[in-house]
RNA sequence: GCCGGGGUGGCGGAAUUGGUAUACGCGACGGACUUAAAAUCCGUUGGCUUUACAGUCUUGAGGGUUCGAGUCCCUCUCCCGGCA
Numbered sequence: 001g002c003c004g005g006g007g008u009g010g011c012g013g014a015a016u017u018g019g020u021a022u023a024c025g026c027g028a029c030g031g032a033c034u035u036a037a038a039a040u041c042c043g044u045u046g047g048c049u050u051u052a053c054a055g056u057c058u059u060g061a062g063g064g065u066u067c068g069a070g071u072c073c074c075u076c077u078c079c080c081g082g083c084a
Stems, first nucleotide, its partner, number of pairs: 001083007010026003019067001027045006046057004060076005
C1' cells in the first nucleotide's frame, strides 16, 4: 500500500428487514433474609437539566441520503486478521 472484520452503558454484549437505542449478563446502589456476613431473593440503574413531572442529548469523529439511520453512502480515525 491493498482486502476483510470490528468500535454501542462503568464492563461484556444484543438490536435479524432502516421504524421505542441500550435486551440479557456482570458490576453498582437500595431493600428482604441473618446475631452478623456470604449465598439467595426483590427493586432501581446511559449522560445532562429538574424537588418532581418532564425535557434534551447519546451507537469512534465529521458529513450525506431518508418522514425516520447503530443499520445505507462518503471522508477520517483506532483495533484485529490476511496479502504484498
Record summary
The prediction has a mean pLDDT of 82. Predicted 3D model of an 84-nucleotide RNA (transfer RNA) from a Patescibacteria group bacterium. Lineage of the source: Bacteria > Bacteria candidate phyla. It matches the Rfam family "tRNA".